[in-house]
RNA sequence: UUAUCAAGAGUGAUUGAGGGACAGGCCCUGUGAAAUCACAGCAACCUGCUUUGUGUAAGGUGCUAAUACCUGCGGUGCUACCGAAUGAUGA
Repeated sequence: UUAUCAAGAGUGAUUGAGGGACAGGCCCUGUGAAAUCACAGCAACCUGCUUUGUGUAAGGUGCUAAUACCUGCGGUGCUACCGAAUGAUGA
């Protein structure tokens, strides 16, 4: 710089108090947070393969509570919708 962000996917071990980016809210958490490791899974951005596809899933990333948890700034036809910013991930 650019694409995507309403779908999808978790168990165990170690450990032991935080976590959901930030602020407010709301929520998760000793029936075990975060982190690390193991195994498993999701997805299909890049590579590979390919019958060239709405294919495949071997390799490189990523991800596996809640829409990026909601709101934040602006607009409109204002219980909502659209856009932006910020953030995350890939190239």